[in-house]
């Protein structure tokens, strides 16, 4: 020098002109105009997948369904995030990735193909017994076929054939024994835990739970179009379910008011208690106005302590957009940076991403021209 | 802001773990006609939106990005 891992930052920059939008001053006399001064997007403001905070559904339990997480510990408002650690896989290596709880609680799936696939199974093949034929040197051997009956070691199917590999065994085989290796139990040490380490025991068929399930935990719904205030304009108009039992007043009655409080009110169902009350669903009718919430907050930086770390505690400093048809822009000069050409300490040309706040935070995902530091690994080469 | 739905052949749609992924129109061939149409025979055409995973096995299950389309305001 190449080639790489892994963490961190920046992501145009001055300058004139000519807007927007939000605050403060002043003048103007106001749904507002001027005219000065300040303040104006991100690392992802994006997708809206996840947790919280804030608000409102009147309050509190208990169950059941639903949903989501899913190796341990621990950080933390939570959290599917983070951080450290196991285990499993990948890479020489620096370092990476992992829905990683359970298939001996239960039920289901395992097409084709092949004998045989979920109570495993004998197609070929080995072997063993008995029969028939055949050959022969006629005791008895071999071969063929046939019947019964062992065998899972070998072919043959297939994603997968009942631990695997070598050895004894055996008629021929098989954890039938015996090494090693994989897994399971158990027992002892270690560690808070996952787990590991170290003995003992032939105890051994799978795979699917990103199929129902099963056991751990955790979740009440909805959203800044939540929600509160003013204003204005309409028909406080119609249809339909609920409108209980009892009572009271009027009326001859029909039937009306009015108490009452079932159904109603945690926006899935059920029960139980309190507490409030006339509610809901559809049509039709106004209305597209203004203030608040609205930006100081689990906030940034630094110092010190305390933990391996994530992160907490202290103490100092800082304020840094708040638009609502939606402000944060366009042009031009210069200059930076990258890339390409040439007549090369220089000209000319092209580029200068991704994307843009919406109530507000903490991740996670995703896109993103170009650049810069920092610290660790390989391989050459050379002192 | 939240909530739901869809993406499979040119177009309209089926398949919801075991396919070479299937229908109708349209297309293209060829019969038939004098020539078209019609009918009859055939054919060809598919990244299943994309990209990763789970499984033996994915169009389908999970995950993550794309794009399309719909619904929710207020007052009485």
């Nucleotide at each position: 020098u190449c080639a790489g891992c892994a963490g961190g930052c920046c992501g145009g920059g001055u300058g004139a002109u000519c807007g927007c939008u939000c605050c403060c001053c002043g003048c103007u006399a106001c749904a507002g105009g001027c005219g000065g001064g300040g303040g104006g997007a991100g690392g992802a403001a994006g997708g809206u997948c996840c947790g919280g905070g804030c608000u409102c559904c009147g309050c509190c339990g208990a169950g059941c369904a639903g949903c989501g997480u899913g190796c341990u510990g621990g950080g933390u408002a939570a959290c599917a995030c983070c951080c450290a650690g196991g285990c499993g896989g990948g890479g020489u290596g620096a370092c990476c990735c992992g829905a990683c709880g359970g298939a001996a609680a239960g039920u289901g799936g395992c097409a084709c193909a092949g004998a045989a696939a979920c109570c495993a199974a004998a197609c070929c093949g080995c072997c063993c017994g008995c029969c028939c034929g055949u050959u022969c040197c006629c005791a008895g051997a071999a071969c063929c076929g046939g019947c019964g009956g062992g065998u899972a070691a070998g072919g043959a199917u297939g994603a997968a054939a009942a631990g695997g590999u070598g050895g004894g065994g055996u008629a021929a085989g098989a954890g039938c024994c015996c090494a090693c290796c994989a897994g399971g139990u158990c027992c002892g040490g270690c560690g808070u835990g996952a787990g590991c380490c170290g003995g003992a025991u032939g105890c051994u068929g799978g795979c699917u739970a990103a199929a129902c399930c099963c056991c751990a935990c955790g979740c009440g719904g909805a959203g800044c179009a939540a929600g509160g205030c003013c204003a204005a304009a309409u028909a406080g108009g119609g249809a339909g379910g609920c409108c209980a039992a009892u009572c009271g007043c009027c009326g001859c009655a029909a039937g009306g008011c009015g108490a009452g409080g079932a159904a109603g009110g945690g926006u899935g169902c059920u029960c139980g208690g309190c507490c409030c009350a006339g509610c809901c669903u559809c049509c039709g009718g106004g209305u597209u106005g203004g203030c608040c919430g609205c930006u100081u907050g689990a906030c940034u930086c630094c110092a010190g302590c305390g933990g391996u770390a994530a992160c907490g505690c202290u103490g100092g400093a800082g304020c840094u957009a708040g638009a609502u048809g939606g402000a944060u822009g366009a042009u031009c000069a210069c200059c930076g940076c990258u890339c390409g050409c040439c007549a090369a300490u220089g000209g000319c040309g092209a580029g200068u991403a991704c994307a843009g706040a919406a109530c507000c935070c903490g991740g996670c995902c995703u896109a993103c021209a170009g650049g810069c530091c920092u610290g660790c690994u390989g391989a050459a080469g050379c002192c | 802001g939240c909530g739901g739905c869809u993406g499979u052949a040119g177009c309209u749609c089926a398949g919801a773990g075991g396919a070479u992924a299937g229908a109708g129109c349209a297309u293209c061939u060829g019969u038939c006609u004098u020539c078209g149409g019609a009918a009859c025979a055939g054919a060809g055409g598919g990244u299943c939106g994309g990209g990763g995973g789970u499984u033996c096995g994915a169009a389908u299950c999970c995950c993550u990005c794309c794009a399309g389309c719909c619904g929710c305001g207020c007052c009485a």